[in-house]
């Protein structure tokens, strides 16, 4: 250089065109329970779905570019 894969709350994941202004677990906050803590129960906050375009009636999802990360491969005079 070329090819392939990935990027979603603080962390780890789900999602595979409409059921999603996005769900689960842990974590965080509040309440309940408990003598207290832990555990448990209930509720809550928290994600411009990396960024920019495009396709579509409709995009986290499909396409292109860019950025970052990972893998493969070539050259190495």
């Nucleotide at each position: 250089g070329c090819c392939c894969c990935g990027u979603u709350g603080g962390u780890g994941c789900a999602g595979c065109g409409g059921c999603c202004c996005a769900g689960c677990a842990c974590g965080c906050c509040a309440g309940c329970c408990u003598u207290u803590c832990a555990a448990g129960c209930u509720g809550g906050a928290g994600a411009u779905c990396a960024c920019g375009g495009g396709u579509u009636c409709g995009a986290a999802u499909c396409c292109c570019g860019u950025a970052c990360g990972g893998g493969g491969u070539a050259c190495c005079a």
This is a predicted structure of a 77-nucleotide RNA (transfer RNA) from a Chloroflexota bacterium. The coordinates come from a structure-prediction model, not an experiment, and the mean pLDDT is 81. Rfam family: tRNA. About the family: Transfer RNA (tRNA) molecules are approximately 80 nucleotides in length. Rfam links the family to the GO term triplet codon-amino acid adaptor activity. The sequence was found in a public genome assembly.